[in-house]
The prediction has a mean pLDDT of 81. Transfer RNA from Ameiurus melas, 74 nucleotides, folded computationally. The sequence is in RNAcentral, with records from ENA and Rfam. Rfam family: tRNA. By type it is a transfer RNA.
RNA sequence: GGCACUGUGGCUUAGUUGAAUAAAGCACCUGUCUUGUAAACCGGAGAUCCUGGGUUCAAAUCCCAGCAGUGUCU
Numbered sequence: 001g002g003c004a005c006u007g008u009g010g011c012u013u014a015g016u017u018g019a020a021u022a023a024a025g026c027a028c029c030u031g032u033c034u035u036g037u038a039a040a041c042c043g044g045a046g047a048u049c050c051u052g053g054g055u056u057c058a059a060a061u062c063c064c065a066g067c068a069g070u071g072u073c074u
Stems, first nucleotide, its partner, number of pairs: 001073007010026004028044002031041002050066005
């Protein structure tokens, strides 16, 4: 340098067949329970989806460019 794949809360993932409040687990915070801690239970905060642009009535999802990472070829 060529090709392929990946990028979504702090972490791991789902959603990618365009319209649903962007969903789940772990972690975090309040409370209940306990002598206390953990566990369990209740409630809560947190991502406008890597960046920019385009298409569309409507984009995490489609298209283009870029950035980062992984694999592979030379």